[in-house]
RNA sequence: CCAGACGGCCGGGCGGUCGCGGCGGGGCUUCGGUCCCGUCGAGGAAAGUCCGGGCUCCACGGUGAAAAGGCGGCGGAUAACCUCCGCCCGGGGCGACCCGAGGGAAAGCGCCACAGAAAGCAAACCGCCCUCUUCGGAGGGUAAGGGUGAAAGGGUGGGGUAAGAGCCCACCGCGUUCCUGGCGACAGGGACGGCAUGGCAAGCCCCGCCUGGAGCAAGACCGAAUAGGGGCGUCGCGCGGGCUUCGGUUCGCAGGCUUCACCGGCCCAGACGCCCGGGUAGGUCGCGAGAACCGCUCAGUAAUGGGCGGUCCAGAGGAAUGACCGUCGCCGCCUUCGGGCGGGACAGAACCCGGCUUACAGGCCGUCUGGCAUU
Numbered sequence: 001c002c003a004g005a006c007g008g009c010c011g012g013g014c015g016g017u018c019g020c021g022g023c024g025g026g027g028c029u030u031c032g033g034u035c036c037c038g039u040c041g042a043g044g045a046a047a048g049u050c051c052g053g054g055c056u057c058c059a060c061g062g063u064g065a066a067a068a069g070g071c072g073g074c075g076g077a078u079a080a081c082c083u084c085c086g087c088c089c090g091g092g093g094c095g096a097c098c099c100g101a102g103g104g105a106a107a108g109c110g111c112c113a114c115a116g117a118a119a120g121c122a123a124a125c126c127g128c129c130c131u132c133u134u135c136g137g138a139g140g141g142u143a144a145g146g147g148u149g150a151a152a153g154g155g156u157g158g159g160g161u162a163a164g165a166g167c168c169c170a171c172c173g174c175g176u177u178c179c180u181g182g183c184g185a186c187a188g189g190g191a192c193g194g195c196a197u198g199g200c201a202a203g204c205c206c207c208g209c210c211u212g213g214a215g216c217a218a219g220a221c222c223g224a225a226u227a228g229g230g231g232c233g234u235c236g237c238g239c240g241g242g243c244u245u246c247g248g249u250u251c252g253c254a255g256g257c258u259u260c261a262c263c264g265g266c267c268c269a270g271a272c273g274c275c276c277g278g279g280u281a282g283g284u285c286g287c288g289a290g291a292a293c294c295g296c297u298c299a300g301u302a303a304u305g306g307g308c309g310g311u312c313c314a315g316a317g318g319a320a321u322g323a324c325c326g327u328c329g330c331c332g333c334c335u336u337c338g339g340g341c342g343g344g345a346c347a348g349a350a351c352c353c354g355g356c357u358u359a360c361a362g363g364c365c366g367u368c369u370g371g372c373a374u375u
Stems, first nucleotide, its partner, number of pairs: 001371010012328007020041009043346001047357002050355005055215004060264005068211005073087005088102001089100004103206002108204002110200003125146002127142006154172006173195001174193008219285004229276007238253006255267003292311008330343005
C1' cells in the first nucleotide's frame, strides 16, 4: 500500500430571530385565560411488539394433571430470559474469524419426491464369472466396476477367489468396556467385537426442564343525571318428599357462581314504597430518584458485580420537542483558484426496565489476518 475479519463510538458545532409543550415565580383578569422571567424538553434505534422482568388487578380452596405452549451441549453472569460471557463438539474459510433449532433414530408409528433394476425384513439394469446352448439366449453366482439419486447396507490398501464379498488382515471409522486428564460438555490412550445400527424428530412421538390469566384502556381515590343493585316494610313465593304451633323449616332434584374436571363450599321468584351503598360521564393519582447516568477504583479471562464521589435527566391530551438566517465543519460538482452551487440518512417517546430483530446518508477510533513492496 492492497484485500479482509472483529469490536467500540458519533449521528453536525456556535450565534441570532420567531414559535410550541411541562414545571416554578411574578403581573393583569370578565377567572375562561393572557403576558413576562427562569428552567427542562426524543433515539441509537424512541420502531417491530418477538422474548424476559418490575408494577397492577383477576382466578374461593385443594389435587391433578389435563390441555396448550416454549426451551434443549457444558460451566458461569443476571431480577429474569429464547439474552450475554467463557469453553466443548460439528461444519465453512489459507487465515483473522464465521455459522449451528447442538437431547433421543438398536421404544414405536410415519415419510424418503424425481430419477433409478432396487429407497429399507434390500435389490441383479449394464458389466464380471461359471454351467448349458438350437449361438437367439437360458439358469446360477457376484454389490468390486458403470449408471441413477440428496442418500445405494462402512472407507483406503493388501491377501483371497471362477468372479467377488469383513471372506481374511493392517490403518481409519463405528460399537462395547477400562484407564488417564478436566467441575463439566468432552479429549487422549489401551483392550475386545468383523459391521450389526441409512437419513428425517422446525413429522408424530419419547426423555428432561419451565410456564395460572390479563395487561397502564392495568388499577386506586373523588364523583352527577338516567338506568340497574342491596336492606327493610306490605303483597307474595321453581318441582318433589318429611316435620309443623300453618308463620315456616329441613332434605333431595333442577338452576347459578367457582377458567376445565372431580370433591368440597356458597347462592337461589317477583311487584310497589322508603333508605343505603357501588358504578358510568367527568376529575385526580398511578407517572418517573431509577435493576438510573457520569467519573475513579477493586474482584473476575470475560459477561458482570462491589466500593467511593458527583448529577437530576421529557412526560401531557391523539396533539409540544420546530422553522428561518448567519458562520464554521463534512461530502459531491463546477472553477477565471478569489470562490460559486447543491446535499446531509433511518426515524420519532406515551407505565417503566433488560434483551433480540429490523431500518440507517456519512464519518471516527482500536485490535487482528492474508498478500505485495522496501529497509
Bacterial RNase P class A from Peiella sedimenti, 375 nucleotides, folded computationally.
A source record names the gene rnpB.
Model confidence (mean pLDDT): 76 of 100.
It matches the Rfam family "Bacterial RNase P class A". Rfam links the family to the GO terms ribonuclease P activity, dimeric ribonuclease P complex and tRNA processing.